[in-house]
RNA sequence: UUCGGGGCGGAGUGAAAUUCUCCACCGGCGGUGAAAGUCCGCGAGCCUUUUUGGUUGAACCGGUGUGAUUCCGGUACCGACGGUAUAGUCCGGAUGAAAGAA
Numbered sequence: 001u002u003c004g005g006g007g008c009g010g011a012g013u014g015a016a017a018u019u020c021u022c023c024a025c026c027g028g029c030g031g032u033g034a035a036a037g038u039c040c041g042c043g044a045g046c047c048u049u050u051u052u053g054g055u056u057g058a059a060c061c062g063g064u065g066u067g068a069u070u071c072c073g074g075u076a077c078c079g080a081c082g083g084u085a086u087a088g089u090c091c092g093g094a095u096g097a098a099a100g101a102a
Base pairs, nucleotide, nucleotide: 001102002101003100009023010022011021012020024089025088026079027078028042029041030040031039037077038076045055046054047053059075060074061073062072063071081092082091083090
């Protein structure tokens, strides 16, 4: 210096919902004997004396294998703040910042 986050499609109710209900869809960065949203750590977010510190979600069962909570099969679960009919998916801070990669 450059790069650096994905996702509401269908149906229903209603005056109004991509926010509710049913079915769907998505998964940042580094590490780990082997590939991870839910193992360890980090970033973002939030709080704070404003830059030091704090806080920060969620998984089990079976199989293969020398080795996998990472693969395969099955069934689950999680997702900041503000706005709006109650939002992981819409709009906004953000044409921002950053873990990090080249």

The RNA shown here (FMN riboswitch aptamer (RFN element)) has 102 nucleotides and comes from a pig gut metagenome. The sequence is in RNAcentral, with records from MGnify. Model confidence (mean pLDDT): 83 of 100.